[in-house]
C1' cells in the first nucleotide's frame, strides 16, 4: 500500500418560525403556558418468557420439540469459554456433534458384487483340452469395493508375519468434563438415523380482535303476577295458552372506560420552512410488554492475518 477477518461505537447536527400529538396547569372551555414525542433494526414473526381466557387428580399413551463438556440466564433454535470433525497459508468461521454389535429399511447408474457375500478381466499349481483346484496383489466399475502403505513370505497370495499409520478394546496416567497422551493385545468386518427406530430430557390449548368492567336499545329467553279474554262440549275448581306489569340473566366487531407504558393513539401524532455547518446522511416509521435470533443497511475507531514496496 492491497487483500481478508475480529470487536465496539455512532446513526447528520445547531437555531429559529409554524404546525401535529400525549400529560399537567390556567382561565374567558377552546385558547394560552409548560413539558414529553421512534429505531438499531421499531421490520420477519423464528425461539423463550410475562399477562389474559379456557382446560386439568395423578400416571401412561399417541404427536411435537432438544441432543458435546463447564459455566451464565427466568427460560431459550439464548450466550461465554472450551472439546471433537470440517474449511482456509494465515487471522479466523463453519457444525441437529447421542445410538449403525436392539430391530427393520435403503444404497440411484454402472459393476461379478453395495455386504451372513460374492469373481468379470487376471495370478498361481495339476491337466492335452474341457475343466478341477487355490487366491484377492494388479485391471476394471463407482460417491463408496471388506483397513492404508512398505518390506518379508509364498506355487500364487492373503495381517499371513513385521514397523509406521488408521480403527477396536484392555490398562495406566492427566483434565471437574467433552476428551487428550502413553503401553499393551491384535485387525471381526463400508456408508446412511434433516431413514423408520431405539435411548435420554423438556412440553396442555388459544392470543391484546387475549381479556375485564360499565351502559343502552332491539329481538328473544325464564321467573312472578295476570281481565268481563282463548282453548277443553255449558257453569266451577283444574289445567294449558295468553295482550299487559314487574323482576332476572347472559350474547353481540353497539358505546365508553380500561388492559396501555416518563413515545402511547384508536383515524391513530412525530412534519414543513428559513439560516447555519460539513463527514452532504444509508436501511428504515412504534400499537400490550420483555429477553434472544434472523434478514436490510451508512459510518467510524481499534488490534489480528497473508502479500507486495520502500527505508
Nucleotide at each position: 500500500g492491497a487483500a481478508g477477518g475480529g470487536u465496539u461505537u455512532c446513526a447528520u447536527c445547531c437555531a429559529g418560525u409554524c404546525g401535529c400529538u400525549g400529560u399537567c396547569g390556567g382561565c374567558u372551555u377552546g385558547c394560552c403556558g409548560a413539558u414529553g414525542g421512534a429505531g438499531g433494526a421499531a421490520a420477519g414473526u423464528c425461539c423463550g418468557g410475562g399477562c389474559u381466557c379456557c382446560g386439568c387428580a395423578g400416571g401412561g399413551c399417541a404427536g411435537g420439540g432438544u441432543g458435546c463438556a463447564g459455566g451464565a440466564g427466568a427460560a431459550a433454535u439464548u450466550c461465554c469459554u472450551g472439546u471433537g470433525g470440517g474449511u482456509g497459508c494465515g487471522a479466523a468461521c463453519c457444525c441437529a456433534a447421542g445410538g449403525a454389535a436392539a430391530g427393520u429399511g435403503c444404497c440411484a447408474c454402472a459393476g461379478a458384487a453395495a455386504a451372513c457375500a460374492a469373481a468379470c478381466c487376471g495370478c498361481c499349481g495339476g491337466g492335452a483340452a474341457a475343466c478341477c483346484g487355490g487366491c484377492a496383489a494388479g485391471g476394471g466399475u463407482g460417491a463408496a469395493a471388506a483397513g492404508g502403505c512398505g518390506a518379508g513370505g509364498c506355487a500364487a497370495g492373503a495381517g499371513c508375519u513385521c514397523a509406521c499409520c488408521g480403527g477396536a478394546c484392555g490398562c495406566g496416567c492427566g483434565g471437574c468434563g467433552a476428551c487428550g497422551c502413553g503401553c499393551g493385545u491384535g485387525c471381526c468386518u463400508g456408508g446412511c438415523a434433516a431413514a423408520c427406530c431405539c435411548c435420554a430430557c423438556c412440553c396442555g390449548g388459544a392470543g391484546c380482535a387475549a381479556g375485564a368492567u360499565c351502559g343502552a336499545a332491539u329481538a328473544g329467553g325464564g321467573g312472578a303476577g295476570g281481565a268481563u279474554g282463548a282453548c277443553g262440549c255449558g257453569g266451577c275448581c283444574c289445567g294449558c295458552c295468553g295482550a299487559c306489569u314487574c323482576c332476572c340473566g347472559g350474547g353481540u366487531a353497539c358505546g365508553a372506560u380500561c388492559g396501555c407504558u416518563c413515545a402511547g393513539a384508536u383515524a391513530a401524532a412525530u412534519g414543513a420552512c428559513u439560516g447555519g455547518a460539513c463527514a452532504c446522511g444509508a436501511c428504515a416509521g412504534a400499537a400490550c410488554c420483555c429477553g434472544g435470533c434472523u434478514u436490510a443497511c451508512g459510518a467510524a475507531a481499534c488490534g489480528c492475518u497473508u502479500c507486495c514496496c520502500g527505508c

Background
Bacterial RNase P class A from a Synergistaceae bacterium, 311 nucleotides, folded computationally. Its Rfam family is "Bacterial RNase P class A". Rfam describes the family as follows. Ribonuclease P (RNase P) is a ubiquitous endoribonuclease, found in archaea, bacteria and eukarya as well as chloroplasts and mitochondria. It is annotated as a ribozyme. A source record names the gene rnpB. The model forms 92% of the base pairs in the Rfam consensus.